[in-house]
RNA sequence: AUUUGUCUUUGAGGCGGGGGGCAGUUCCCCACCGGCGGUAUAGCCCGCAAGCCCUUAGGUUUUCUGGGGCAUGAUUCGGUGAGAUUCCGGAGCCGACCGUAUAGUCGGGAUGAGAAAAGGCAUGU
Numbered sequence: 001a002u003u004u005g006u007c008u009u010u011g012a013g014g015c016g017g018g019g020g021g022c023a024g025u026u027c028c029c030c031a032c033c034g035g036c037g038g039u040a041u042a043g044c045c046c047g048c049a050a051g052c053c054c055u056u057a058g059g060u061u062u063u064c065u066g067g068g069g070c071a072u073g074a075u076u077c078g079g080u081g082a083g084a085u086u087c088c089g090g091a092g093c094c095g096a097c098c099g100u101a102u103a104g105u106c107g108g109g110a111u112g113a114g115a116a117a118a119g120g121c122a123u124g125u
Base pairs, nucleotide, nucleotide: 001125002124004122005121006120007119008118009117010116016030017029018028019027031105032104033095034094035048036047037046038045043093044092053069054068055067056066057065058064075091076090077089078088079087097108098107099106
């Protein structure tokens, strides 16, 4: 340096102002935010996770654990360059479920789960 195993830790941000309204951080106008890996630096290129729906096996069966399947948002123009839908400039767009006056930003499942990252130990080369 690297292989495999194992343990520990880390592991998502954002409503401020105004309006009408009995009532809204939910509507309207302005504002604000951007998980992980890959790649020329990415919310909107490729892939992954969470979340949501369906299904199946087991068990201690209103639930838990494991397997399988479907679905899963959104970008363009110009410039530089060997190379960028990633940089620079312009103009756009998107955002699970449940609750509540209609929610990416409030409350809740969640002191959860997790892509993955860092480190320790063991092991082989």
Molecule: FMN riboswitch aptamer (RFN element)
Organism: Pseudoselenomonas ruminantium